A computed fold for a 72-nucleotide RNA from a Candidatus Wolfebacteria bacterium, annotated as transfer RNA. Lineage of the source: Bacteria > Bacteria candidate phyla > Candidatus Wolfeibacteriota. Model confidence (mean pLDDT): 82 of 100. RNAcentral holds the sequence, with entries from ENA. Rfam family: tRNA. Its family is annotated with triplet codon-amino acid adaptor activity in the Gene Ontology. Rfam describes the family as follows. Transfer RNA (tRNA) molecules are approximately 80 nucleotides in length.
RNA sequence: GCGUUCUUAGCUCAAUGGUAGAGCGCUUCGUUCACAUCGAAGAGGUUGCUGGUUCGAUUCCAGCAGGACGCA
Numbered sequence: 001g002c003g004u005u006c007u008u009a010g011c012u013c014a015a016u017g018g019u020a021g022a023g024c025g026c027u028u029c030g031u032u033c034a035c036a037u038c039g040a041a042g043a044g045g046u047u048g049c050u051g052g053u054u055c056g057a058u059u060c061c062a063g064c065a066g067g068a069c070g071c072a
Stems, first nucleotide, its partner, number of pairs: 001071007010024004018055001026042005048064005
């Protein structure tokens, strides 16, 4: 330099173009003498960035940034 692929909650990951979710973690409450377990409720997201297509984009397209792999 070229090609492929990935980027979504604190972490690991889902999500046929139509209200962004789960597990773990966190907070509160219940249970306990207390802790853990268990039960209930809750907080937490500009979906890496900038544009494009579309009535509508996490999803499709282009560029940029970062990571991984391959070729040279």